Source information:
The prediction has a mean pLDDT of 82. Predicted 3D model of a 73-nucleotide RNA (transfer RNA) from an uncultured Erysipelotrichaceae bacterium. It was read from a public genome assembly. Its Rfam family is "tRNA". The family's RNA type in Rfam is transfer RNA.

[in-house]
RNA sequence: GCCGAUUUAGCUCAGUUGGUAGAGCAACUCAUUCGUAAUGAGUAGGUCAAAAGUUCAAGUCUUUUAAUCGGCA
Numbered sequence: 001g002c003c004g005a006u007u008u009a010g011c012u013c014a015g016u017u018g019g020u021a022g023a024g025c026a027a028c029u030c031a032u033u034c035g036u037a038a039u040g041a042g043u044a045g046g047u048c049a050a051a052a053g054u055u056c057a058a059g060u061c062u063u064u065u066a067a068u069c070g071g072c073a
Stems, first nucleotide, its partner, number of pairs: 001072007010025004019056001027043005049065005
């Protein structure tokens, strides 16, 4: 230099044909206990890497950029 993959909550990851963004773990609160742990119930946490485009509507489609990883030279 060329090609490809990935980027979504603090972490690990879903999100099917474009139609209100989710789970597990972690955090916090409450219950249970003499207390802790465990368990149960609940709460909060997201400009979906950035910018633009298409569309009534974009995490999803298109283009560019960035970061990480892999392959070729």